[in-house]
Context: one part of a larger RNA
RNA sequence: CGGAGGAAAUUUGCGAGGAGGUCUUUCUAGUACGAGAGGAGCGAAAGGCUAGCACCGCUGGUGUGUCAGUUGUCCUGCCAAGGGCAUUGCUGAGUAGCUAUGUGCUAAACGGAUAAGUACUGAAAGCAUCUAAGUACGAAGCCGGCCUCAAGAUUAGAUUUCCAUAUAGACAACUUACAGACCAUGAGUUUGAUAGGCCGGAGGUGUAAGCAUAGCAAUAUGUUCAGCCGACCGGUACUAAUUGUCAAA
Numbered sequence: 001c002g003g004a005g006g007a008a009a010u011u012u013g014c015g016a017g018g019a020g021g022u023c024u025u026u027c028u029a030g031u032a033c034g035a036g037a038g039g040a041g042c043g044a045a046a047g048g049c050u051a052g053c054a055c056c057g058c059u060g061g062u063g064u065g066u067c068a069g070u071u072g073u074c075c076u077g078c079c080a081a082g083g084g085c086a087u088u089g090c091u092g093a094g095u096a097g098c099u100a101u102g103u104g105c106u107a108a109a110c111g112g113a114u115a116a117g118u119a120c121u122g123a124a125a126g127c128a129u130c131u132a133a134g135u136a137c138g139a140a141g142c143c144g145g146c147c148u149c150a151a152g153a154u155u156a157g158a159u160u161u162c163c164a165u166a167u168a169g170a171c172a173a174c175u176u177a178c179a180g181a182c183c184a185u186g187a188g189u190u191u192g193a194u195a196g197g198c199c200g201g202a203g204g205u206g207u208a209a210g211c212a213u214a215g216c217a218a219u220a221u222g223u224u225c226a227g228c229c230g231a232c233c234g235g236u237a238c239u240a241a242u243u244g245u246c247a248a249a
Stems, first nucleotide, its partner, number of pairs: 001152001005163007015149004021049007033038001050107006059100004066093005071086006110144003117137004169246004173189005194240003197236005203229003210223005
């Protein structure tokens, strides 16, 4: 831009793509079969491998503005307590998020038409013959079934609702994240929990500082399951979401 007014939402599915794997064990059954040795089919169940999709409750990894320990040095006048730098200084842990080696699910059943093949009935050809007319089976393959996209499917489909002269709605701007290179998409913009702050919780670290006590001291103990804390879950308008433009026959 089109889809012969505009808009919001829900859909049909022309068509396109994905997927399609394989093994072992057990039961049936030491049965059928076979002199024996050996040893099934059919059917049922369980467990693997491989691949794919999704997820983070579990097991782990990472986690450079989380917590603690610690070395050297400089600084905050000094003590104490802290800050900077040294690969995140090094070390031990670790929330959210992201992840696999972790977890869940799938590669199924079933239906239709067939291939090679197996048959029924049956003539040409008084017999025979799966075939010539007719009929029935038959594969991980084909068409569906399962998953995803899908009306620019210009054959442009369908349904519901809203809008009538300033409304439906759209865009910009702003606060933003379950989204993200930009754009887009989603949640919001005071008739508000969108982000930050604050409060509470979860979770992490592991018992802060100060003071007191014991000890010559290093240090230990008590106050103290303390103190501190990024992303997580709630609450709360304290801060910031001012506002503008377009808008049909």
Annotation:
The part of an RNA shown here (large-subunit ribosomal RNA, domain VI) has 249 nucleotides and comes from a Mollicutes bacterium. Rfam family: Bacterial large subunit ribosomal RNA. Gene Ontology terms of the family: structural constituent of ribosome and ribosome. The coordinates come from a structure-prediction model, not an experiment, and the mean pLDDT is 85. Taxonomically the source falls in Mollicutes (Bacteria, Bacillati, Mycoplasmatota). The RNAcentral record of the full RNA draws on ENA.